[in-house]
Molecule: transfer RNA
Organism: Isosphaera sp.
RNA sequence: GGGCAGUUAGCUCAGCUGGUAGAGCGAGCGACUGAAAAUCGCUAGGUCCCCGGUUCAAUCCCGGGACUGCCCA
Numbered sequence: 001g002g003g004c005a006g007u008u009a010g011c012u013c014a015g016c017u018g019g020u021a022g023a024g025c026g027a028g029c030g031a032c033u034g035a036a037a038a039u040c041g042c043u044a045g046g047u048c049c050c051c052g053g054u055u056c057a058a059u060c061c062c063g064g065g066a067c068u069g070c071c072c073a
Stems, first nucleotide, its partner, number of pairs: 001072007010025004019056001027043005049065005
């Protein structure tokens, strides 16, 4: 320098050929217990990496950039 993949909640990741986003773990609260653990329930938590473009509407499509990993040179 070139190619490919990835970037979504604190962490690990889903998101079905565009219709304003979820799970598990973790956190807080509650139930249960003599008290804990485990278990169960509820709640909070997200500028979907950034900037543009297309569209009535973009996490998703297009262009550019950033970072991470792998491959080639």